[in-house]
RNA sequence: AGGGUUUGAUCCUGGCUCAGAACGAACGUUGGCGGCGUGGAUUAGGCAUGCAAGUCGUGGGAAUCCCAGCAAUGGGGGAACCGGCGUAAGGGGCAGUAAGGCAUGGGUACCUACCCCGGGGUUGGGCAUAGCCCGUAGAAAUACGGGGUAAUUCCCAGCGAUGUCCGCAAGGACCAAAGCUCCGGCGCCCCGGGAGGGGCCCAUGUGGUAUUAGCUAGUUGGUGGGGUAACGGCCCACCAAGGCGAAGAUGCCUAGCGGGUGUGAGAGCACGACCCGCGCCACUGGCACUGAGACACUGGCCAGACACCUACGGGUGGCUGCAGUCGAGGAUCUUCGGCAAUGGGCGCAAGCCUGACCGAGCGACGCCGCGUGUGCGACGAAGGCCUUCGGGUUGUAAAGCACUGUCGAGGGGGAGAAAAGGGCAACCUUGAUCUAUCCCUGGAGGAAGCACGGGCUAAGUUCGUGCCAGCAGCCGCGGUAAGACGAACCGUGCGAACGUUGUUCGGAAUCACUGGGCUUAAAGGGCGCGUAGGCGGGCCGCCAAGUCCGGGGUGAAAUCCUCCAGCUUAACUGGAGAACUGCCCCGGAUACUGGAGGUCUCGAGGAGGAUAGGGGCAUGCGGAACUGUGGGUGGAGCGGUGAAAUGCGUUGAUAUCCACAGGAACUCCGGUGGCGAAGGCGGCGUGCUGGAUCCUUUCUGACGCUGAGGCGCGAAAGCCAGGGGAGCGAACGGGAUUAGAUACCCCGGUAGUCCUGGCCCUAAACGUUGGGUACUAGGUAGUAGACUAGACAUGGGUUUACUGCCGAAGCAAAAGUGCUAAGUACCCCGCCUGGGGAGUAUGGUCGCAAGGCUGAAACUCAAAGGAAUUGACGGGGGCUCACACAAGCGGUGGAGCAUGUGGCUUAAUUCGAGGCUACGCGAAGAACCUUAUCCUAGACUUGACAUGUGCGAAAGCGCUCGGUAGUAGCUUACCGAAAGGUGGAGCGGAUCCCGCAAGGGAGGGCCGAGCACAGGUGCUGCAUGGCUGUCGUCAGCUCGUGUCGUGAGAUGUCGGGUUAAGUCCCAUAACGAGCGAAACCCUUACCCUCAGUUGCUAAUUAUAGGACUCUGGGGGGACUGCCGGUGUUAAACCGGAGGAAGGUGGGGAUGACGUCAAGUCCUCAUGGCCUUUAUGUCUAGGGCUGCACACGUGCUACAAUGGCGUGAACAAAGGGACGCCAACGCGCGAGCGGGAGCAAAUCCCAAAAAACACGCCCCAGUUCAGAUCGCAGGCUGCAACUCGCCUGCGUGAAGUCGGAAUCGCUAGUAAUCGCGGGUCAGCAACACCGCGGUGAAUGUGUUCCUGAGCCUUGUACACACCGCCCGUCAAGCCACGAAAAAGAGAGGCCGCCGAAGUCACCUUCACCGGUGCCGAAGCGGAAGCUCUUGAUUGGGACUAAGUCGUAACAAGGUAACCGUAGGGGAACCUGCGGUUGGAUCACCUCCUU
Repeated sequence: AGGGUUUGAUCCUGGCUCAGAACGAACGUUGGCGGCGUGGAUUAGGCAUGCAAGUCGUGGGAAUCCCAGCAAUGGGGGAACCGGCGUAAGGGGCAGUAAGGCAUGGGUACCUACCCCGGGGUUGGGCAUAGCCCGUAGAAAUACGGGGUAAUUCCCAGCGAUGUCCGCAAGGACCAAAGCUCCGGCGCCCCGGGAGGGGCCCAUGUGGUAUUAGCUAGUUGGUGGGGUAACGGCCCACCAAGGCGAAGAUGCCUAGCGGGUGUGAGAGCACGACCCGCGCCACUGGCACUGAGACACUGGCCAGACACCUACGGGUGGCUGCAGUCGAGGAUCUUCGGCAAUGGGCGCAAGCCUGACCGAGCGACGCCGCGUGUGCGACGAAGGCCUUCGGGUUGUAAAGCACUGUCGAGGGGGAGAAAAGGGCAACCUUGAUCUAUCCCUGGAGGAAGCACGGGCUAAGUUCGUGCCAGCAGCCGCGGUAAGACGAACCGUGCGAACGUUGUUCGGAAUCACUGGGCUUAAAGGGCGCGUAGGCGGGCCGCCAAGUCCGGGGUGAAAUCCUCCAGCUUAACUGGAGAACUGCCCCGGAUACUGGAGGUCUCGAGGAGGAUAGGGGCAUGCGGAACUGUGGGUGGAGCGGUGAAAUGCGUUGAUAUCCACAGGAACUCCGGUGGCGAAGGCGGCGUGCUGGAUCCUUUCUGACGCUGAGGCGCGAAAGCCAGGGGAGCGAACGGGAUUAGAUACCCCGGUAGUCCUGGCCCUAAACGUUGGGUACUAGGUAGUAGACUAGACAUGGGUUUACUGCCGAAGCAAAAGUGCUAAGUACCCCGCCUGGGGAGUAUGGUCGCAAGGCUGAAACUCAAAGGAAUUGACGGGGGCUCACACAAGCGGUGGAGCAUGUGGCUUAAUUCGAGGCUACGCGAAGAACCUUAUCCUAGACUUGACAUGUGCGAAAGCGCUCGGUAGUAGCUUACCGAAAGGUGGAGCGGAUCCCGCAAGGGAGGGCCGAGCACAGGUGCUGCAUGGCUGUCGUCAGCUCGUGUCGUGAGAUGUCGGGUUAAGUCCCAUAACGAGCGAAACCCUUACCCUCAGUUGCUAAUUAUAGGACUCUGGGGGGACUGCCGGUGUUAAACCGGAGGAAGGUGGGGAUGACGUCAAGUCCUCAUGGCCUUUAUGUCUAGGGCUGCACACGUGCUACAAUGGCGUGAACAAAGGGACGCCAACGCGCGAGCGGGAGCAAAUCCCAAAAAACACGCCCCAGUUCAGAUCGCAGGCUGCAACUCGCCUGCGUGAAGUCGGAAUCGCUAGUAAUCGCGGGUCAGCAACACCGCGGUGAAUGUGUUCCUGAGCCUUGUACACACCGCCCGUCAAGCCACGAAAAAGAGAGGCCGCCGAAGUCACCUUCACCGGUGCCGAAGCGGAAGCUCUUGAUUGGGACUAAGUCGUAACAAGGUAACCGUAGGGGAACCUGCGGUUGGAUCACCUCCUU
């Protein structure tokens, strides 16, 4: 000190969230020791038991007891009682209390037991009463009667001042006491003073709420009295009518206050445990008594609730003292020890009492300290985890070796907390509890966990799981490779703790005093007048309230801070200082503010002169248009729309002319022109009236600005009453449109729109910009004025007010704003504080109503927003391309067949491809094979196929074990469909070494067994590589440096031309460059040259030739080079010449950055997963060809530009040895026989066909068309049944040019004609890939459809329009509102009754008693307030991929939105007025040049 989170990215606004510190905490896991603190925050709920206030025998009397003694007596102790003092302190709690409190500072009408100081006094007498005795009642508690007794109890009298009162004074009046004693003393009474303590009063400060605005009858004051310690309406009588309140009275809610505590840089904010001060309370409410002091925590009386005892008659009790218990709660301790210390009460004292206090116990509740070991110890054990299999890591960690002894355990010593008291003295006595510290024993022994590891935030790997289980503070993880879940290993943080939850402050400048904002993000009141208030011009002197300076008082202690000191350190504690930012008093200063006074004119206002104006109100008048009515003309339509229809019209419309009537609005002028505070104001005249501007500088002399409340004005719609009603026109009716159309369009049409009077009071009431004053560059245009030199102004200059535009600086997140500020300052008012819920609910108030004003919460989300950027998109715009359209030619879609696909079927019909960019595609050849987890059936299991420590330079050989000379191999038998299995026999004689051989050895091969492994067309193309399609051969896509911008980004790449092209030129804050385009490459067209056989020529051959054609090399040629024109002197374009070819000559290859999670795991490769006697391998048969249908692509046709027959021409490019196959022969033919030639410019396939010529056909289902079917054949092949091709004969279907729709093609192209090739035994090829022959038509355009490029614009889209998104309805769930009514609570008001008590009166010697006022509780009543429940109901939030539509975002397809009114399933629609926060085009205006 900041970080995360809105976006594709950016800047800003803004909320949410995290990191810090803290706590009287709680919960989870874990837990060694000690010190110091701390611990019922909830039910001020109820309490068993014990203890917490007594003491004094030096006040009194005395029951009674003990000792000595026979007794008398002496000595000692002593309950209860009387008396004195205390019990009002100490201790506890925070219910109440918003002021009778508290804090700070003042004041005085007052009191004060015990203590201190001073002065004075202490004489005499008397009556009672408790205890006690007797008796009575009662269960008890207790009460009553009689008798008698004492005192420091009580009473009387006396003396009596220094006191009090009266009085001017002299003087007068009044009042006291208690004794005890150990003889030292302790007491008692009065007066004065002190100290400490208190009472009362004043000022200031001390929560929330205005959805509480009025409150008050003892109320406010006075006079007189009462009462009190004392002032006072404190109380009473009378009199007056006051008092308080927007600076918040009264009411309601909440709360003890302060010192301080937590946090914070501070200012603040939150809190008020422990400790200290004050207040208040003591079961609840009331009351007084006693007393120095109480209305009294462990006193009294009464009432009430609760609990207990009871003999049922009646009584008793009050833990918010210390422990403890129950309850409630997430939660808070021992029924401990001691008066040793400190303190308190009593006492002369000893002493007694003391749950105050001192200690101990329990709780990691907090803070602090210590320990759980230390050193050495591996090229690093084992185990775990990971691994690229090499290793890495855990990790010097362990083990091992050598040491140490804190803490804990056991044992033993031991200062201190002790001061004092008693006693003549020696001397004696006092520790509840704790223990520093030291010594001994023993041995690393007894002592480590918790959380976290995606980012924020330090720390990552593997496995499991598979949107499941789960995590999560925020963002967010998990749908088969998860660093985010769970586990393991490893790591990070802290450590006797660590996390979680809750709460406070911080971060948050996110309530902004310090220290924020309001054009568009939330936020300027619709506008004015004006009250209170706030603020206020120049000069002079005075005062001194604010302000400043000095001094004094106070601000308790503790706390905080600094220094020092004491516990081994620290926490903790002590001392000193500082501080306590405050309040009060005294003195001083007078600049500023303020106050009172004087003066001034520049602010403000008045006066005079002049001016402009749709300013307002009233009244009169006018013309055009419209509609209606009457009349004339006229005669079939009119009207309306995208197109129509409803409607009007032969009863005469529309059209046209004349006349009349009516209502509303005022064309042109007219203008970012004028006026007004805003709303708003527009024909002309008149009357009344408000404001403004300019000039004069004449008057007043600060008279000013703003303005909470208040008052007034306030578009449209709407409401009430009365008029009026032409046009328009919500609602409504009808016609269209549409899937529907409660709309848009059309025909009608009522309220309304208009007037008068009265309401309503809201708008995108907007410049989304409150008012005032001052200051701060310019330029330009307009409106209304004034001044100016000069002879003049239609010119120039100066200046005031107003209205616009462009812009410097500045400001701003940016857009923008910029003397009309959103700049720089001051003054005053209003308003904002995340989005939704919601301008809703509720309350109040206003309104006739509609509704307005004021105005929440629960709940929910992690955003909602502003400006700008890059894209994408638009039923936005501009420019430009493309067989995109148009113009044309031929097709498809209809038929038959072929082929692919879907679907259906099937045991199986293997799989993939799916708009363009799947569908004659993978398949350049499915009868078996191919062929696949396709199906059925059968078979094999180291396998159909590959590899094996290693040797070697390499080639090459090569796993382990066993067997193997008559073995491998070949032939053969049986079972079987085959694969395969089983078995015998025969042939055979195989590699290397030794050897003649026999034979031996080795080992290849083979057989068998075995280990690693092989295998998979199994899955995932959404894990991938590679390859491919598409946009698209479209002209684009980027980079470096520079510059601009806070930034994303922009510029360059835009603009003007030009091109097929980001092609080139010009211009230019850009200058260059790269990938693409082009060129380079192949082919083709012309020429030259070289070479030439198998080619060519000579009819053929031989032979010859070396010209031509041709073939193959090499080269030339074309470059806008030349001319003219256009153009900017450019690039380039147009035309022309020459040329075989002309403006990239034609064609091909070549495919930028990227897009589609496009396609392919079934070409190949490959991660992961799955499978392993099977998803592998082999075999047979079947299937992939299955057929009611649908679609795509083709072939053949429908005929005469044709068909058939006959004749006879002209190619190119290819292929050929398991091949092409000539001649010749046979066959109608397919073909067969035959065999020459040819590994090919030689031979063969090979006939080109259309065309051309002649003939026939004569428009017909035909001499068209050929499907289908029958018969007979041929060929390939192991095999043509499923399921091949071909031939001949016969058969002769549909079809007569094809609906909606749709495809290709711009020239050697379309169309048409044939030829070849690959695959291949053969072929379902009409496919595909090539080749040549014949050979058009049309267009020179860009309105439209489709696609594309560039620029621009809008956007709520960015998964990018196949986007986004709204509302009803349906379902689930959550919180809230209303609601008949019900329940509960608090407080006041009224009435009745009236306890205790007190005061007064009566009675009495007195007590008792009686009466009256007041009076708690209780009862009754009226009204309001708060909370809860509530059938039903209302909207709201959220939720999985529900239903209906399409409202909004692009001109969102009717621009949107605001107010209002009506209507409608719903979003919404329509009317009226308003706004631009609307696109586009045109015009106007303005600006720049």
The RNA shown here (small-subunit ribosomal RNA) has 1489 nucleotides and comes from Fimbriiglobus ruber.
The prediction has a mean pLDDT of 83.
RNAcentral holds the sequence, with entries from ENA and SILVA.
It matches the Rfam family "Bacterial small subunit ribosomal RNA". Gene Ontology terms of the family: structural constituent of ribosome and ribosome.